Model confidence (mean pLDDT): 86 of 100. A computed fold for an 89-nucleotide RNA from Paenibacillus tyrfis, annotated as c-di-GMP-I riboswitch aptamer. The sequence was found by an Rfam model in a public genome assembly.
[in-house]
RNA sequence: AACCGAUAAAGGCAAACCUAACGAAAGUUGGGGACGCAAAGCUACAGGGCCUUCCUUAGUGGUAACUAAGAUGGCAGCCAGUUACCGAA
Numbered sequence: 001a002a003c004c005g006a007u008a009a010a011g012g013c014a015a016a017c018c019u020a021a022c023g024a025a026a027g028u029u030g031g032g033g034a035c036g037c038a039a040a041g042c043u044a045c046a047g048g049g050c051c052u053u054c055c056u057u058a059g060u061g062g063u064a065a066c067u068a069a070g071a072u073g074g075c076a077g078c079c080a081g082u083u084a085c086c087g088a089a
Base pairs, nucleotide, nucleotide: 004087005086012037013036017032018031019030020029021028022027035077041082042081043080047079048078049075050074051073055070056069057068058067059066060065
């Protein structure tokens, strides 16, 4: 230095659920709360994947709506990329 990861030390994050706000939704943010996490830090047009459809297009229908397709909306706690604390085996 690289890999690796302890029932080590010092610290950190916070799923579900509840609650308030925002949003068409997915979801996000604050508070509570801990299932877990060695990157559960950061990165979302310019890797893959997943979720959603206000809107657009097409169809049905006939003015109400329904269906399908599509991110410009999201997810980093899916993989990935990137940076980093500690140091037993």